[in-house]
Context: one part of a larger RNA
RNA sequence: GGAUGAACGCUGGCGGCGUGCUUAACACAUGCAAGUCGAGCGAAUGAGUCUCUUCGGAAACGAGUUAGCGGCGGACGGGUGAGUAACGUGUGGGUAACCUGCCAUAUACUGUGGAAUAAUCAUUGGAAACGAUGACUAAUACCGCAUGUGAUCACGAGGAGGCAUCUUCUUGUGAAGAAAGGGCUUUUAGCUCGGUAUAUGAUGGACCCGCAUCUGAUUAGCUAGUUGGUGAGAUAACAGCUCACCAAGGCGACGAUCAGUAGCCGACCUGAGAGGGUGAUCGGCCACAUUGGGACUGAGACACGGCCCAAACUCCUACGGGAGGCAGCAGUGGGGAAUAUUGCACAAUGGGGGAAACCCUGAUGCAGCAACGCCGCGUGAAGGAUGAAGGGUUUCGGCUCGUAAACUUCUAUCGAUGGGGAAGAAAAAAAUGACGGUACCCAAAUAAGAAGCACCGGCUAAAUACGUGCCAGCAGCCGCGGUAAUACGUAUGGUGCAAGCGUUAUCC
Numbered sequence: 001g002g003a004u005g006a007a008c009g010c011u012g013g014c015g016g017c018g019u020g021c022u023u024a025a026c027a028c029a030u031g032c033a034a035g036u037c038g039a040g041c042g043a044a045u046g047a048g049u050c051u052c053u054u055c056g057g058a059a060a061c062g063a064g065u066u067a068g069c070g071g072c073g074g075a076c077g078g079g080u081g082a083g084u085a086a087c088g089u090g091u092g093g094g095u096a097a098c099c100u101g102c103c104a105u106a107u108a109c110u111g112u113g114g115a116a117u118a119a120u121c122a123u124u125g126g127a128a129a130c131g132a133u134g135a136c137u138a139a140u141a142c143c144g145c146a147u148g149u150g151a152u153c154a155c156g157a158g159g160a161g162g163c164a165u166c167u168u169c170u171u172g173u174g175a176a177g178a179a180a181g182g183g184c185u186u187u188u189a190g191c192u193c194g195g196u197a198u199a200u201g202a203u204g205g206a207c208c209c210g211c212a213u214c215u216g217a218u219u220a221g222c223u224a225g226u227u228g229g230u231g232a233g234a235u236a237a238c239a240g241c242u243c244a245c246c247a248a249g250g251c252g253a254c255g256a257u258c259a260g261u262a263g264c265c266g267a268c269c270u271g272a273g274a275g276g277g278u279g280a281u282c283g284g285c286c287a288c289a290u291u292g293g294g295a296c297u298g299a300g301a302c303a304c305g306g307c308c309c310a311a312a313c314u315c316c317u318a319c320g321g322g323a324g325g326c327a328g329c330a331g332u333g334g335g336g337a338a339u340a341u342u343g344c345a346c347a348a349u350g351g352g353g354g355a356a357a358c359c360c361u362g363a364u365g366c367a368g369c370a371a372c373g374c375c376g377c378g379u380g381a382a383g384g385a386u387g388a389a390g391g392g393u394u395u396c397g398g399c400u401c402g403u404a405a406a407c408u409u410c411u412a413u414c415g416a417u418g419g420g421g422a423a424g425a426a427a428a429a430a431a432u433g434a435c436g437g438u439a440c441c442c443a444a445a446u447a448a449g450a451a452g453c454a455c456c457g458g459c460u461a462a463a464u465a466c467g468u469g470c471c472a473g474c475a476g477c478c479g480c481g482g483u484a485a486u487a488c489g490u491a492u493g494g495u496g497c498a499a500g501c502g503u504u505a506u507c508c
Base pairs, nucleotide, nucleotide: 001508002507003506004505006504007503008502009501010500013377014376015375016374017373018372019370020369021335026333027332028331030330031329032328035072036071037070040069041068043066044065045064048061049060051058052057079288080287081286088213089212090211091210092209093208094207095206098205099204103201104200105199106198107197108196109195110194111145112144113143114142120135121134122133123132124131125130152175153174154173155172156171157170158169159168160167161166181193182192183191184190185189214260215259216258221251222250223249226248227247228246229245230244231243232242233241263285264284265283266282267278268277269276270275290311291310292309293308294307313324314323315322316321341367343366344365345364349363350361351360352359353358380410381409382408383407390401391400392399393398414449417443418442419441420440424435452497453496454495455494456493457478458477459476463492464491465490466489467488473480474479
């Protein structure tokens, strides 16, 4: 000098764009943050329409609503950085060792039966949470049978390829083995949304390898599923991943093991560069979800707002037993030098569900708070000497604040007032804006409402007076102060920066 997620002191007009718990991965009141589909299904209720009627009512259709069964989504999005020195990350390769819902393309199918169960009703247990028994019923829920292109497996035949275990193509026989219906219409049919099998693609993921990736030797030896083999099991898949048996290996001064510290990167800061430092915001990857463990479901999890067990903590209880998890958005307590609103809207972008209308979305878009940062603008402009008054100083002549003010003329950025008023919103038209009567434009009026902070001995731009008297104090370094202090305190003047200026901390 530059930089900061900064803090502190004094001061503070406006706007734009950003940023805002770095500490206790401490504990959390309250609200919201993941639902949706009636065009899968059975019920209950039902505005209304319509028919009959003995005028009491009865039957049919039926928008919608409710709790259930069922489907898809709750593995995304959002948060945090505790752990991790590791194939975690970065980069470059590999899989002849793999999976992939929704989506795209293509081929072939979508036949026929069955048994249940929730809701509901009845009885009943419990303070509650939540149940128990009996009866009834449906499906795109569940289970058979059929068909079976293809795919899978077994056996056989024939080619092709490869660095090896092998891979691949054609073909024959056999085995096991799929499916679901809904809606609309001009209804023996068509259209549409689906369902099943397979292949290819796309997307997303899994695993393996080379290289790179902080400090300590005042850590030198470490290792028993340990290292390798055979066989088996497990997995989507390779592999001591697991197991049985066999062998005795494997790693290490090119730093094993142990200990400490730490999420990694794109990037960011600095520097002429080489380097050094950092890893907030934004983007990619990883890990975690009170602590520890476990699996279930599923295309995908060993799952933040799912389940089970254990532990600590908090709450309810009729003492028998139950409920909970903000490192989601706000917000509270606590800790701290220190970090914001219990706001508005789904209008846009994106996501989930749905055929759609639409619903949900603290993602997101906006608004609020904070000079926390960067950028821009303003606090007036021109004239004005009697160099006014006043302050300071003085060698008492003057010098200085100083064209500064007053005064005259002018202008109106910003702010305030009044009027108008968007784009962001859509490939027929209409409708649809949280922000917001915002941005922006116009009008009239007034210089009115808007300047501070640090420094002035040298480094270092800028000096005098008074007070103080090694006192009080200053100080980044050198050093000032003991009676004439340009170094302390105040004043006047000056210098520097300016809605900021200084100090502290940290990095280059």
Overview: This is a predicted structure of a 508-nucleotide part of an RNA (small-subunit ribosomal RNA, 5' domain) from an uncultured bacterium. The prediction has a mean pLDDT of 85.